[in-house]
RNA sequence: GUGGAUGGCUAUAUGAUCGCUGGGGCGCAAGUCCCGGAGGAAAGUCCGAACACCACAGGACAGCGUACUGGCUAACGGCCAGGCGGAGCAAUCCGACAUACAGUGCCACAUAAAAUAAACCGCCCGGGGCAUGUCCCCGGGUAAGGGUGAAACGGCGGGGUAAGAGCCCACCGCGUGUGUGGCGACACACACGGCACGGUAAACCUUACGCGGUGCAAAACCAAAUAAGCCAACGCUGUACUGCGGUCCGCAGUCGUUGUGUCGCAAGACAUACGUGUUGGCGGGUAGGUCGCUAGAGCCGGUUGGCAACAGCCGGCCCAGAGUAAUGAUCAUACACGACAGAAUUCGGCUUAUCGGCCAUCCACAUUU
RNA sequence: GGGCGAUUAGCUCAGAUGGUUAGAGUACUUGCUUGACAUGCAAGGAGUCACUGGUUCAAUUCCAGUAUCGCCCACCA
Numbered sequence: 001g002u003g004g005a006u007g008g009c010u011a012u013a014u015g016a017u018c019g020c021u022g023g024g025g026c027g028c029a030a031g032u033c034c035c036g037g038a039g040g041a042a043a044g045u046c047c048g049a050a051c052a053c054c055a056c057a058g059g060a061c062a063g064c065g066u067a068c069u070g071g072c073u074a075a076c077g078g079c080c081a082g083g084c085g086g087a088g089c090a091a092u093c094c095g096a097c098a099u100a101c102a103g104u105g106c107c108a109c110a111u112a113a114a115a116u117a118a119a120c121c122g123c124c125c126g127g128g129g130c131a132u133g134u135c136c137c138c139g140g141g142u143a144a145g146g147g148u149g150a151a152a153c154g155g156c157g158g159g160g161u162a163a164g165a166g167c168c169c170a171c172c173g174c175g176u177g178u179g180u181g182g183c184g185a186c187a188c189a190c191a192c193g194g195c196a197c198g199g200u201a202a203a204c205c206u207u208a209c210g211c212g213g214u215g216c217a218a219a220a221c222c223a224a225a226u227a228a229g230c231c232a233a234c235g236c237u238g239u240a241c242u243g244c245g246g247u248c249c250g251c252a253g254u255c256g257u258u259g260u261g262u263c264g265c266a267a268g269a270c271a272u273a274c275g276u277g278u279u280g281g282c283g284g285g286u287a288g289g290u291c292g293c294u295a296g297a298g299c300c301g302g303u304u305g306g307c308a309a310c311a312g313c314c315g316g317c318c319c320a321g322a323g324u325a326a327u328g329a330u331c332a333u334a335c336a337c338g339a340c341a342g343a344a345u346u347c348g349g350c351u352u353a354u355c356g357g358c359c360a361u362c363c364a365c366a367u368u369u
Numbered sequence: 370g371g372g373c374g375a376u377u378a379g380c381u382c383a384g385a386u387g388g389u390u391a392g393a394g395u396a397c398u399u400g401c402u403u404g405a406c407a408u409g410c411a412a413g414g415a416g417u418c419a420c421u422g423g424u425u426c427a428a429u430u431c432c433a434g435u436a437u438c439g440c441c442c443a444c445c446a
Base pairs, nucleotide, nucleotide: 001365002364003363004362005361006360007359008358009357010356012334013333014332015331016330017329018328020037021036022035023034024033025032026031039340043351044350046349047348048347049346050345051215052214053213054212063211064210065209066208067207068082069081070080071079072078083097084095085094086093087092098206103204104203105200106199107198120146121145122142123141124140125139126138127137128136129135130133154172155171157169158168159167173195174193175192176191177190178189179188180187181186220290221289222288229282230281231280232279233278234277235276236275238255240254241253242252243251244250245249259272260271261270262269263268284445285444286443298317299316300315301314302313303312304311305310335338370442371441372440373439374438375437376436379395380394381393382392388426397413398412399411400410401409419435420434421433422432423431
C1' cells in the first nucleotide's frame, strides 16, 4: 500500500424566528419566565421477566418447550469461556451439537439385492452336449471388478488362493477395556477385538430439565347511562330445616308439596305447560375523567475481583409520558448532500431494516528501509 | 396497543403418511351440435403451491425468518 476479520462510536451540524407538548414559578385573569421533549433499532411480537387480575390442597399423567460442557443472570431459547464437527492460507466465522444395539415406523424410482443382505454381468472349479466355438446346458464357489442407486454391510497396499474373501499382516478408521490430564464436555497413550454397528428423531418416541391461564383495551376509583323483547341451562316440583346416634347413612319431628297428562291399589315416579328466580348469550346503553404511568434488575465516571460474561464498593446525575395522540415549520451558513425509521405499562435479549463516516485491535499478500 | 389465523390455476376451494404425473368446480381456448346465439357434447391450455433459507437421498407438505391479507378485544347492567 492492497485485500480482509472482529469490536465499538456516530446517525447532518450550527444559528435565528414562529409554533406544539409535559413539569415548575409568578399572576385575579389574559399571559409570561425557566427546565425537559424518540431510536439503534422505538419495528417483528420471536423468547424471558416485572406488574395486575382470574384459577389453584398435594402429587402424577397428558400437552408444550429446551437440549455438547462449565459459568453469568431476576429470568431466558440470551451472554461469556471451553470442547467437538465444518469453512477459510490466516485473523476469524458457522453449527436445532442428547439418544438410531429400549421399541415402532419410513427409505419412492432404479437395482439381482435396501437392512435377519444379495449372484444380473463378470471371474473360477467340476460334469455333460455336438455343430468343436470368443458355443450351449447343469451343479457349485466367489462380494476383488462392472452395472443400479442418495445410500450396497470398513478403506488402501501386500501376502494368500482355482478364483476370491479380515482368510492373514502393516497403516488408517471403528468398537471394547485400562491408565493419565481436565470440575466437565473431551483429549492423549497403551492393550485387545478381525469388523459385529446404513440413514432418518426439523417421524412417533426415550432420557434430563422447565412450564397454571390471561394481558395495561390487565386492574382500581369517580361520573353518566341502564327501555321493551327473545333464546338456552338450572331451581322452585324434598340435595329443605331441627334434633339424636362419631361419619356414610338411618331414625324422629317441623314445614312445604301450582296446573295437565301417563304409569301405579297406594306411597310415589316420569313427561310437559304456565309463572317466578338465578346464570349465560342476543339485543340495549356509555365511548367522559382520575389512577396504573414512568426513579428504574436506571445512566455516567472511578476502583476492586474475574480470561470474560458479570458482580461488589465509592462518587455524581434525573434523561418523553401523549390519549386523535406533542417532538414541527421557515430562513441563513457549511459539507461528505444526509439511510432505515419513529415512543404508547416497563425492563433483559434475539431477529429483521439501514446512506455513509470515524476509532481500536488483528490476519494475509506485495513493496521499501 | 395486545392476541390469533390464512396464503395452492384468472376466481372459489380440495389435497397427503414427505415419494414418481398437485386435483375439482367455474372462467378461458378449439371443435361438434344450431340458420345464428345460449344450452349440451368432446378435447385442450393455464401453477415459482406467497417469498427466502434450512433438515432430508427427496419439501407444496417438516422447521425458521420475511411479506401481504383477514379476524377478535373497553366499560355498564
Molecule: RNase P RNA; transfer RNA
Organism: bacterium